Overview:
Small-subunit ribosomal RNA from an uncultured prokaryote, 1373 nucleotides, folded computationally. Its Rfam family is "Bacterial small subunit ribosomal RNA".
RNA sequence: GAAACGCUAGCGGCAGGCUUAACACAUGCAAGUCGAGGGGUAACAGGAAUAGCUUGCUAUUUGCUGACGACCGGCGCACGGGUGAGUAACGCGUAUGCAACCUACCUUUUACAGGGGGAUAGCCCGAAGAAAUUCGGAUUAAUACCCCAUAACGAUGUUUAACUACCUAGUUUUACAUUUAAAGUUUCGGCGGUAAGAGAUGGGCAUGCGUUUUAUUAGUUAGUUGGUAAGGUAACGGCUUACCAAGACUACGAUAAAUAGGGGUCCUGAGAGGGAGAUCCCCCACACUGGUACUGAGACACGGACCAGACUCCUACGGGAGGCAGCAGUGAGGAAUAUUGGACAAUGGGCGCAAGCCUGAUCCAGCCAUGCCGCGUGCAGGAAGACGGCCCUAUGGGUUGUAAACUGCUUUUAUACAGGAAGAAACCUCCCCACGUGUGGGGAGCUGACGGUACUGUAAGAAUAAGCACCGGCUAACUCCGUGCCAGCAGCCGCGGUAAUACGGAGGGUGCAAGCGUUAUCCGGAUUUAUUGGGUUUAAAGGAGCUUCCGUAGGCGGGCCAUUAAGUCAGGGGUGAAAGUCUGCGGCUCAACCGUAGAAUUGCCUUUGAUACUGGUUGUCUUGAAUCGUUGUGAAGUGGUUAGAAUGAGCAGUGUAGCGGUGAAAUGCUUAGAGAUUGCUCAGAAUACCGAUUGCGAAGGCAGAUCACUAACAACGUAUUGACGCUGAGGGACGAAAGCGUGGGGAGCGAACAGGAUUAGAUACCCUGGUAGUCCACGCCGUAAACGAUGGUUACUAGCUGUCCGGUCUUCGGACUGGGUGGCCAAGCGAAAGUGAUAAGUAUCCCACCUGGGGAGUACGUUCGCAAGAAUGAAACUCAAAGGAAUUGACGGGGGCCCGCACAAGCGGUGGAGCAUGUGGUUUAAUUCGAUGAUACGCGAGGAACCUUACCAGGGCUUAAAUGUAGAUUGACAGGGCUAGAGACACCCCCUCCUUCGGGCAGAUUACAAGGUGCUGCAUGGUUGUCGUCAGCUCGUGCCGUGAGGUGUCAGGUUAAGUCCUAUAACGAGCGCAACCCCUGCCGUUAGUUGCCAGCAUGUAAAGAUGGGGACUCUAACGGGACUGCCGGUGCAAACCGUGAGGAAGGUGGGGAUGACGUCAAAUCAUCACGGCCCUUACGUCCUGGGCCACACACGUGCUACAAUGGCCGGUACAGAGAGCAGCCAUGUUGCAAGACAGAGCGAAUCUAUAAAACCGGUCACAGUUCGGAUCGGGGUCUGCAACUCGACCCCGUGAAGCUGGAAUCGCUAGUAAUCGGAUAUCAGCCAUGAUCCGGUGAAUACGUUCCCGGGCCUUGUACACCACCGCCCGUC
Repeated sequence: GAAACGCUAGCGGCAGGCUUAACACAUGCAAGUCGAGGGGUAACAGGAAUAGCUUGCUAUUUGCUGACGACCGGCGCACGGGUGAGUAACGCGUAUGCAACCUACCUUUUACAGGGGGAUAGCCCGAAGAAAUUCGGAUUAAUACCCCAUAACGAUGUUUAACUACCUAGUUUUACAUUUAAAGUUUCGGCGGUAAGAGAUGGGCAUGCGUUUUAUUAGUUAGUUGGUAAGGUAACGGCUUACCAAGACUACGAUAAAUAGGGGUCCUGAGAGGGAGAUCCCCCACACUGGUACUGAGACACGGACCAGACUCCUACGGGAGGCAGCAGUGAGGAAUAUUGGACAAUGGGCGCAAGCCUGAUCCAGCCAUGCCGCGUGCAGGAAGACGGCCCUAUGGGUUGUAAACUGCUUUUAUACAGGAAGAAACCUCCCCACGUGUGGGGAGCUGACGGUACUGUAAGAAUAAGCACCGGCUAACUCCGUGCCAGCAGCCGCGGUAAUACGGAGGGUGCAAGCGUUAUCCGGAUUUAUUGGGUUUAAAGGAGCUUCCGUAGGCGGGCCAUUAAGUCAGGGGUGAAAGUCUGCGGCUCAACCGUAGAAUUGCCUUUGAUACUGGUUGUCUUGAAUCGUUGUGAAGUGGUUAGAAUGAGCAGUGUAGCGGUGAAAUGCUUAGAGAUUGCUCAGAAUACCGAUUGCGAAGGCAGAUCACUAACAACGUAUUGACGCUGAGGGACGAAAGCGUGGGGAGCGAACAGGAUUAGAUACCCUGGUAGUCCACGCCGUAAACGAUGGUUACUAGCUGUCCGGUCUUCGGACUGGGUGGCCAAGCGAAAGUGAUAAGUAUCCCACCUGGGGAGUACGUUCGCAAGAAUGAAACUCAAAGGAAUUGACGGGGGCCCGCACAAGCGGUGGAGCAUGUGGUUUAAUUCGAUGAUACGCGAGGAACCUUACCAGGGCUUAAAUGUAGAUUGACAGGGCUAGAGACACCCCCUCCUUCGGGCAGAUUACAAGGUGCUGCAUGGUUGUCGUCAGCUCGUGCCGUGAGGUGUCAGGUUAAGUCCUAUAACGAGCGCAACCCCUGCCGUUAGUUGCCAGCAUGUAAAGAUGGGGACUCUAACGGGACUGCCGGUGCAAACCGUGAGGAAGGUGGGGAUGACGUCAAAUCAUCACGGCCCUUACGUCCUGGGCCACACACGUGCUACAAUGGCCGGUACAGAGAGCAGCCAUGUUGCAAGACAGAGCGAAUCUAUAAAACCGGUCACAGUUCGGAUCGGGGUCUGCAACUCGACCCCGUGAAGCUGGAAUCGCUAGUAAUCGGAUAUCAGCCAUGAUCCGGUGAAUACGUUCCCGGGCCUUGUACACCACCGCCCGUC
């Protein structure tokens, strides 16, 4: 909001109701009336007469009466009602004018109405035609028509005089000429008629101002503009015609195109504005489409005429009829808009003397929740807080909820019955009063469509009456279930990928309520077109690049005096219709609605004043501006002359093998003599040094020297003019480079092109050549990041410090001053960065430009250009952003500083061989699962033959174990034995409770609880890895910033360290660092067995074996010690340095534990726990066997080697730590050995285990070996229920590859690497060469931080941003 759609719907009042097809229309109605104008009599009624006759009916006649069809005549039909197609216009609005006009009916004034005439419709007769209709003849009337008379105060023409501030004339007036009237009727009162004047009403014309968009519409116009004359009109006028002139409109937007009825008003808004033009009122236009006139006071006429056209209908085919944008109604179109109703009772209109008739105007009713307003759907009590629903932490609670039930009360509304208005005043009739028979006043009577309606009363009974949308934020209102990026939602942001307050349902809640939502449209918010009220350095935007010259139009403009009064201001007058809006009062029960009064209507016109400011006019002034003179300045311009260096070329000389070029090369040049060097000659172009934030110019731009010409700028001068100024749309001039045309010139450079390189490619970067071009003259082009990304003018507003050109003064140091050109900064401004007297500050004036990104500076059109192209410059469509400045991080093949076995310097390895082990892959019935860059891969697993075991095949069970409840039940179960079987298990035999009879105990059974190494580590807890033992990560208060944020934490030093010091808008603090803890290194004290043994004694082959001892070692508890404490040097300090001292140890002594805020959705649901989901005679559970051990291959981690610094044989030494009873095992016997059999000690400082490398001696002499030991054959031992798949070990034999390892790569800075052995956990045994510890022997090297990797701090760039360069993103296919 004049709506539509979805769901829903109780009542009333007041309003509103085809926005689309000005599309087509069936049917009915919407304009008639007057007999008091006329001739008359078709219909009706009455009377009269005649006839028939059943004495009350029929027929006929008669205009006699009431009345009246058709006709003549008068008035009306130009109003009322509808629609908005056209119209950008004097159409509308507003204000004026007409001295240039008209006006029927109405009011008023004056005067008049005498005499005559001829027709015509109708009626009658006839004719044509289907009809509509038409024609002919005869006859007739009037308030129809005509003629004559009477006229002027009328009209026209001429003319006299007076007046008038509307002076193309008007008003009044004098005289003359010309010219035009009438109608009757009557109840005698009137009504009507004619002419003229005045008024009122209605209209016509003219003018000022206002009235949409487009310039990609810039020129338009011949009756066009004006004049004279005539015609025409109610009237002016090119309105029309003839002649004459050549004008008229236009950048203040003509013409053209598009769109549109205008206004009062309506919606919105604080207002200014923006949007609209429904209902109601005013004006205009139109009436199927186009045109034309007639009649009339008025029309170029919605329901009149004629012509043409389209369409529809009738037809006898010859011809005719029609116009709903009147009221209803129909079809069509459409999202969409009503009854073929009643009445003239009221209001109004037409005619009439009147009664009255007509009136789809109007008043009413009907339909529609379409809008506004009002009312109701009950009120009070009522807790067992019922049932049911929903939710939860679920023996219970919360919520729905006083809600319901139940009790009491009320009756609006609806229903039924009864009563019942106002709207009515008039006209008319009767009566009365005053004047006198008519007017005015009073009284009575008559008249209601709505309607038996509004309203009132009575009756009964809670009885008849609630929905819609929403519940993530905006925005009031929350939970559960389902779904699982599906289905769907969505106004914007966005939601949904297994715990969705966002989808769907439910419960609950919120909002509004007979409505509630959605969609469409408009305004607001939007200061987002900015007049009020915006901007233009970097966000869009300073011109087309820029200014100047001439600057056009336009806008704006210095001081003083005077005048004017246009703008401006004040007072008065007119107008601004009514309705509407606002306010007061009033009427419907209230309200909506209506009545009444006021305000307002911001406007226009007019008049009287004021004169500060602006404007106009006159005069004057000098400070703005210009001119002149003097002194200067400069790469300012144009034209000429000239110089040297360099480059290239030519000729000649010397001279010999390369030159040139690059990251490295090659193409190229060169023995026909290059390059190099010397001399002479020629050519063109550009001007080193000076030279600089220098200077000049309007900008582009300008650089050797010199001459001529031209222009500019600055300062000074009481010189001259006297506002002459500023800006500047269009227009003109200039305008880098490239490019174009014509003619020259051409050294170097050098697009295109060619070759060589680079590369995956390389139409590039690099190199060798090289054409246009670059240069000159003339003519075009007119663009650049043409930038200070900053238009011009004028004035004002703190400072400091350079520099260029002048002037004055000077004590020669400099000071002051004018103009330019730079830097830093105050206030201010700015989103910030920044700017800051050369403004982006404060103001003035003028111009230009901007309005989200892309499409696009594109297309079309136009102008310019030889062309290239330039200028102007859109839309469709598409996105929800694009952009600016700054912040924090991250990143950089950016910068600075620093660190780390990061590199370098070293030592030893891996990568090659064989084997072990793990992984991938493949295979398989299964090869269970997990871990996968660093941070998976001898990892989970610190020990898979069965078990483990989670996997596979097959066979069984349905509850093994724990516990509880309930039901029914049994007297056994267990145990022993046997049979079959792979076993689980099944069958059979033996044995077999107690009782006080209540039961107890035990078993089996049923149901419920179980069980799951099934899924999700991206639902989780806990634990762990990594960055990283890196030095960082934060907080409080304060301060800075609009803010994000910063500061602190930065800077200068220093450190292993954000360690400490100094400085400091910061001052402090926390988690990290360090320290505190453990081991180890030295000493002391205490203690002294199982350890120790110096001295004393015993004793042995030897031996702490024994008595004894605590001295020592050791053990294990407590202490001490090391702190840059001292000295010297450097330094402000912190600290660093020293072959310092002392000391067992020196600057963190060494090692361990200890891991900040966080990162990787890192790892683990298979250690454990746990949400959700899944399985339940199986995804649970038991058993046997198999598998996890497979094997073409690939990778990781290791072991053993390749040998002489070694192998083998013999001999001799020295540890530490840890473990041990189903154990470690001395010793003895035995076996070649693994081991076996006996058998002491020890639950351990007591017993048990040969340390090895090393050292001494021997042998081997460089070989596939006396190296190496894989593989294979044979024989054994041990563990174990069991060594086949698939154990370890021993002996004999066999004796593979391998002679030091490519590219690449790993570890390590001192008791470290390297090397040597020992022990332990797990464990019956062991695939252990693994893991974790222990000691023995015991090095080399570090110049240093350029580089690789990782990290820390500061800084810089960024179009990256919680997925951060492994980013983002462009193009091709």